Annotation:
This is a predicted structure of a 76-nucleotide RNA (c-di-GMP-I riboswitch aptamer) from a Candidatus Bipolaricaulota bacterium. The source organism's lineage runs through Bacteria, Bacteria candidate phyla and Candidatus Bipolaricaulota. It was read from a public genome assembly, where an Rfam model found it. Rfam family: c-di-GMP-I riboswitch aptamer. Gene Ontology term of the family: cyclic-di-GMP binding. The model forms 95% of the base pairs in the Rfam consensus. The prediction has a mean pLDDT of 86.
RNA sequence: GCCCGACAAAGGCAAACCCACGGCAACGUGGGGGCGCAAAGCCGACGGGUCCCUUUGGGAUGGCUGGGUUGCCGAA
Numbered sequence: 001g002c003c004c005g006a007c008a009a010a011g012g013c014a015a016a017c018c019c020a021c022g023g024c025a026a027c028g029u030g031g032g033g034g035c036g037c038a039a040a041g042c043c044g045a046c047g048g049g050u051c052c053c054u055u056u057g058g059g060a061u062g063g064c065u066g067g068g069u070u071g072c073c074g075a076a
Stems, first nucleotide, its partner, number of pairs: 004074002012037002017032006035063001041069003046066003049061005
């Protein structure tokens, strides 16, 4: 340094649900909440899946997944 990932340490994120706002919608943002997460950081202008719409097309989801990229800690 790489792989790997512990009933380790410190810290982080935040599902369902509720409230407010935005959107035709999928869904998003903020607050509460906490199911989970070692990338649950980022990329939808990389592939596949799923979903929405006013379907030659446009859009949502990185917490569906392969991949790309950056990064904290250090037992076996």